[in-house]
RNA sequence: AGGUCCGUAGCUCAACGGUAGAGCGGUCGCCUUAUACGCGACUGGUUGCAGGUUCGAAUCCUGCCGGACCUA
Repeated sequence: AGGUCCGUAGCUCAACGGUAGAGCGGUCGCCUUAUACGCGACUGGUUGCAGGUUCGAAUCCUGCCGGACCUA
């Protein structure tokens, strides 16, 4: 320098172009003499950034930024 893949909640990951979710975590409560386990409720997001297409974009297109790998 070129190519492929990835970037979504604090962490690990989902999500046909049509309301962004789960598990873990955090807070509060129940249970217990108490703790742990268990149960319930709540808490969670500029979908890396900027444009474009579209009635509508996490999703499609383009350019950047960051990461992994491959080729030279």
RNAcentral holds the sequence, with entries from ENA. The RNA shown here (transfer RNA) has 72 nucleotides and comes from a Candidatus Berkelbacteria bacterium. The source organism's lineage runs through Bacteria, Bacteria candidate phyla and Candidatus Berkelbacteria.